[in-house]
Context: one part of a larger RNA
Molecule: small-subunit ribosomal RNA, central domain
Organism: uncultured bacterium
């Protein structure tokens, strides 16, 4: 150096875009760098290997041979790789028409409910629990009716339904905007895949500045429970939760399964398209095809569980990561951050 692995045993970066690099469809020609073959030179001797010889054997000594290079020069070969020239259209993309969608940003707007305030009716309780108490209430509560304010979230529809790269996204309307799928033609002509560094996005909590604050609720206070109760239960309650701008950059960021491509029985749902049949005014329904999304399952794989065309099957390309447990995702140093901390990342020692 090669050889093993990464769903659950150690191990897939949270996700994307993309630089270098690596890899790369199809046809023909040129070239001959890689590649292959021959020749020449060289690869000292000793050692090592093979066949012999000499000391009584052996060690040892000795003769001959063979082998040995990512080597140099040269001659040739041209299948593959590379380079180059000219093409192709199956990969990739563009134009045109359509479809579905909680995809994203902004503005406006709606009703139900909780709370508070004002007014009416009305009277002694309400609330809460396993049971209670703290708490609220004759300064008129709870209940009920009418009105007003304000904030946050959007019941039903709602679905192993949809969209998004992931995080995630759910009232309604308008507007700006990204992607996907699909139809039939035309066009470009390999423009592709992956991606060290890098850049961007990235739940919740947290931080900064300024707003907002209904409900909920870390901290905190009180009441219970208990041997105690810095808890579970109850009554309150501040940060926070919400908005704008900026930071943080982490999660069981999970399918615990990196991205792309090719190939390999079937069956059953479901979402969005296309085509055919059916019926015709439509729809339902049936078949087929395609892009998703679920449940079984053959082969195969797997330590087993299980996976099984959405692979953990059989292969190819590229990246990331793992190497006994603890020490430790810690120390030190670097980089980033306002801080909290994040990231990179050991060793002694010990079993």
């Nucleotide at each position: 150096c090669u050889g093993g692995g990464c769903g659950u045993a150690a191990a897939g970066c949270g996700c994307a875009c993309g630089u270098a690099g690596g890899u790369g469809g199809u046809u023909a020609g040129a070239u001959a760098a890689g590649u292959u073959a021959g020749a020449u030179g060289u690869g000292a001797a000793a050692u090592a290997c093979c066949a012999g010889g000499g000391c009584u054997u052996a060690a040892c000594c000795u003769u001959g041979g063979a082998g040995g290079g990512u080597c140099a020069u040269u001659u040739a070969a041209u299948a593959c790789u590379g380079u180059u020239u000219a093409g192709c259209u199956a990969g990739a993309g563009u134009a045109c028409g359509g479809u579905a969608g909680a995809g994203g940003g902004a503005a406006g707007u709606g009703g139900a409910a909780u709370u508070u305030c004002c007014g009416g009716u009305g009277u002694a309780g309400c609330g809460g629990u396993g049971a209670a108490a703290u708490g609220c209430g004759u300064a008129g509560a709870u209940a009920u009716c009418g009105g007003a304010a304000g904030g946050a979230a959007c019941a039903u529809c709602a679905g192993u339904g949809g969209c998004g790269a992931a995080g995630g996204c759910g009232g309604c309307u308008u507007u700006c905007u990204g992607g996907a799928c699909u139809g039939a033609u035309a066009c470009u002509g390999a423009c592709a895949c992956u991606g060290a560094g890098g850049u961007g996005c990235g739940a919740a909590a947290g931080c900064g500045u300024g707003g907002g604050g209904a409900g909920c609720a870390a901290a905190c206070a009180g009441g219970a429970u208990u041997a105690g109760a810095u808890a579970c239960c109850c009554u309150g309650g501040u940060a926070g939760u919400c908005c704008a701008c900026g930071c943080u950059g982490u999660a069981a960021a999970c399918g615990a399964u990196g991205a792309g491509a090719a190939c390999u029985a079937g069956c059953u749902g479901u979402u969005g398209g296309g085509c055919u049949c059916g019926a015709u005014a439509a729809a339902a329904g049936a078949g087929u095809u395609u892009a998703g999304u679920a449940g079984c399952g053959a082969a195969g794989c797997u330590a087993a569980c299980g996976c099984g065309a959405u692979a953990a099957g059989u292969u190819c390309u590229c990246c990331g990561c793992c190497u006994g447990g603890g020490g430790a995702g810690u120390a030190c140093g670097g980089c980033c951050g306002c801080a909290a901390g994040g990231u990179u990342a050991a060793a002694a020692c010990u079993c």